[in-house]
RNA sequence: AUCUUAUCCAGAGUGGCUGAGGGAAGGGCCCUAUGACGCCACAGCAACCGGUCCACCGUUUUGGUGGACGCUGGUGCUAACUCCUGCCGAGCGCCCGUUCGGGCGAGAC
Numbered sequence: 001a002u003c004u005u006a007u008c009c010a011g012a013g014u015g016g017c018u019g020a021g022g023g024a025a026g027g028g029c030c031c032u033a034u035g036a037c038g039c040c041a042c043a044g045c046a047a048c049c050g051g052u053c054c055a056c057c058g059u060u061u062u063g064g065u066g067g068a069c070g071c072u073g074g075u076g077c078u079a080a081c082u083c084c085u086g087c088c089g090a091g092c093g094c095c096c097g098u099u100c101g102g103g104c105g106a107g108a109c
C1' cells in the first nucleotide's frame, strides 16, 4: 500500500506545554483564547491480541469454538450515533420541510 473479514446507537479526564484552528472528505451543524487541535505525564474505558480458568469438539502434545476474569503486558480509545446528511422508500406537513426505516460509498480500529 492492496485484498478479505468483524465491529462501530454503550463506555471513559486531570494536570503541564504550546498557541489557532479542529471535528477525514462535499453540504450542514457543532467544539474552540472560559485555550480547542497536537505533544507529555498520570489516570480511566473497553475487552481486539496476549494471559489464566471453565466447557465442548478434535488431535498427536497441543489446536479450534464458546464463556468468564480484568491480570504485570500489547494495541486502541476517553465531545456530540462513524455528530447529521448526500441515494431509495414510507408517514406527516406550516410545501419541499420534517420524522422513521433501508442502502451505497468512504472512514476508524
Base pairs, nucleotide, nucleotide: 007108008107013042014041015040016039017038021031022030023029026085027084028083043078044077045076048074049073050071051069052068053067054066055065056064057063082106087102088101089100090099091098092097
The RNA shown here (SAM riboswitch aptamer (S box leader)) has 109 nucleotides and comes from Planctomyces sp. SH-PL62.
The organism belongs to Planctomyces, within Bacteria.
The coordinates come from a structure-prediction model, not an experiment, and the mean pLDDT is 82.
It matches the Rfam family "SAM riboswitch aptamer (S box leader)". From the family's description: The SAM riboswitch is found upstream of a number of genes which code for proteins involved in methionine or cysteine biosynthesis in Gram-positive bacteria. Gene Ontology term of the family: regulation of gene expression.